Predicted 3D model of a 266-nucleotide RNA (Bacterial large signal recognition particle RNA) from Paenibacillus flagellatus.
RNA sequence: CCGUGCUAGACGGGGAGGUAGCGGUGCCCUGUACCCGCAAUCCGCUAUAGCGGGGUUGAAUUCCUGUUUUCGGUCUUGUCGAUGUGGGGUCUGACUUUUACACGAAGUGUUGACGGUCGGGUCCUCCGCAAUGGACGCUUGUGAACCCGGUCAGGUCCGGAAGGAAGCAGCCGUAAGCAAGAUGGUUCAUGUGCCGGAGGAGUGCCUGACCCGAGCUAACCGGUAAGGGUUCCGCCCGGAUCGCAAGGUCAACGGCAGGUGCACGG
Numbered sequence: 001c002c003g004u005g006c007u008a009g010a011c012g013g014g015g016a017g018g019u020a021g022c023g024g025u026g027c028c029c030u031g032u033a034c035c036c037g038c039a040a041u042c043c044g045c046u047a048u049a050g051c052g053g054g055g056u057u058g059a060a061u062u063c064c065u066g067u068u069u070u071c072g073g074u075c076u077u078g079u080c081g082a083u084g085u086g087g088g089g090u091c092u093g094a095c096u097u098u099u100a101c102a103c104g105a106a107g108u109g110u111u112g113a114c115g116g117u118c119g120g121g122u123c124c125u126c127c128g129c130a131a132u133g134g135a136c137g138c139u140u141g142u143g144a145a146c147c148c149g150g151u152c153a154g155g156u157c158c159g160g161a162a163g164g165a166a167g168c169a170g171c172c173g174u175a176a177g178c179a180a181g182a183u184g185g186u187u188c189a190u191g192u193g194c195c196g197g198a199g200g201a202g203u204g205c206c207u208g209a210c211c212c213g214a215g216c217u218a219a220c221c222g223g224u225a226a227g228g229g230u231u232c233c234g235c236c237c238g239g240a241u242c243g244c245a246a247g248g249u250c251a252a253c254g255g256c257a258g259g260u261g262c263a264c265g266g
Stems, first nucleotide, its partner, number of pairs: 001266006009057003012030004020046005034054005063259006072250007080243004085238004091234001093232001094230008103222002106217003115211008123200006129193002131190006138181005148173004156165003
């Protein structure tokens, strides 16, 4: 150096997450790179870090190490941008409200403002009167088979007769009762009335008289001043998502460099 046969190793890898840590199942990225069983309420291990069983390849383009381009993931930062969100009422605007002034405008005023004095009504209580309603009384009518009255036909009874007696119906009148009733009478009642009188309350309203003599207005609307309310707009504070920028970290595939067995034969 060549040939033959073995072994170590390899037969996808990575990220986040999970875990004391390692790997796997699951999710995501890359892209095709054995099979079977176990496994997120987890499965199996211990820095020698999946366990158990089988198969292919096998000392180098294929394994290992370092470095590097870089798909992708993840973290931090930002007086950046966009979207949406929590909080802040006098930070701004807008709206609204309270008090005061009497500037504008408006209304009213010598047919007398504002103010003052006196009186009355409205308000409350009491008395009287009226009204209304009820009851009684009064008037009229009706009203008793018999146990109301008068008269009592017929009939009955007494009597020799004369005459008498009781008495039904009817009629007349009446009691209790029933009905109606204008007016007047008595009595009772009141959330009826203001008619009369007395007392009280009171400036809220209305009204009358007198005095004064020029303003007055719950100041309706605007204005000024002071003070409240409302997060609708802007602003401030905070946090979320996405994008952009900067930095860090992990990193597949790829590039480069280096390293790496055993046996036999020639």
Overview
The source organism's lineage runs through Bacteria, Bacillota, Bacilli, Caryophanales and Paenibacillus.